[in-house]
Molecule: c-di-AMP riboswitch aptamer (ydaO/yuaA leader)
Organism: soil metagenome
């Protein structure tokens, strides 16, 4: 300098802008049941199908995501991910309003 991601910017500082989640009327919309059950629910691209030696290990798949040297878009091939984890019994959507986060990992450069 650049990429992933909401995770940046501006100031000496107080503290603002920006981005980006979650809760929350009405109207919809579901609903004959509901009370620990096969619980249900959110962040995220990261589901789902087989195999399995039962190790999230193989494969392979929805869906992401790079291929900079001014920036987007499509197309073509190329290379990579398709994980983690929170909530705590409880949340459809939802204006107002409340309310939280700005970590943390990394080093790519094919044409047209």
């Nucleotide at each position: 300098c650049g990429c992933c991601u909401a995770a940046g910017c501006u100031u000496a500082c107080c503290a603002g802008c920006a981005c980006g989640g979650g809760g929350a009327a009405u109207c919809c919309a579901a609903u004959c049941c509901a009370u620990u059950a096969c619980g249900g629910g959110g962040u995220g691209a990261a589901u789902c199908c087989g195999g399995u030696c039962c190790g999230c290990c193989c494969g392979g798949u929805a869906g992401g995501g790079u291929c900079a040297a001014c920036u987007u878009u499509u197309g073509a091939g190329a290379c990579c991910c398709g994980a983690a984890u929170c909530c705590a019994u409880c949340a459809g959507c939802u204006a107002a309003c409340c309310u939280c986060g700005u970590c943390g990992g990394c080093g790519u450069u094919u044409c047209a």